[in-house]
RNA sequence: UUAAAUGUUUUCUAGGGUUCCGCAAUAAGUAAGUUGGUCCGUGACCGAGAGAAAACUCGCAGCUUAUGGCUGUGUCACGGAAGGAUAAAAGCCUGGGAGAA
Numbered sequence: 001u002u003a004a005a006u007g008u009u010u011u012c013u014a015g016g017g018u019u020c021c022g023c024a025a026u027a028a029g030u031a032a033g034u035u036g037g038u039c040c041g042u043g044a045c046c047g048a049g050a051g052a053a054a055a056c057u058c059g060c061a062g063c064u065u066a067u068g069g070c071u072g073u074g075u076c077a078c079g080g081a082a083g084g085a086u087a088a089a090a091g092c093c094u095g096g097g098a099g100a101a
Base pairs, nucleotide, nucleotide: 007056008055009054010053011052012051015046016045020043021041022039023036024035025034026033058074059073060072061071062070063069064068076096078099082094083093084092
């Protein structure tokens, strides 16, 4: 200096906060309102390039009844600070970036 599938989607998880719900507090009571995420919620929400699974796709090899189909197979990954979005935060996005090796 440079190539590549370092592919796409979905469902989850680690993690994350606080719009909604729940929970707690709050006046005589109710908890509508207000306040609380310093509230260990798995209801809802956000959610991984370097976490998981599945489907599809791609490459390679073999077989085949051959513009196709079937089977097998594939791959590594240290990393800030700062900024940004949303109600808010984050392993989200900038970003497989800067940098390191």
Predicted 3D model of a 101-nucleotide RNA (Guanidine-I riboswitch aptamer) from Psychrobacillus soli. Its Rfam family is "Guanidine-I riboswitch aptamer". Rfam links the family to the GO term regulation of gene expression. Taxonomically the source falls in Psychrobacillus (Bacteria, Bacillati, Bacillota, Caryophanales).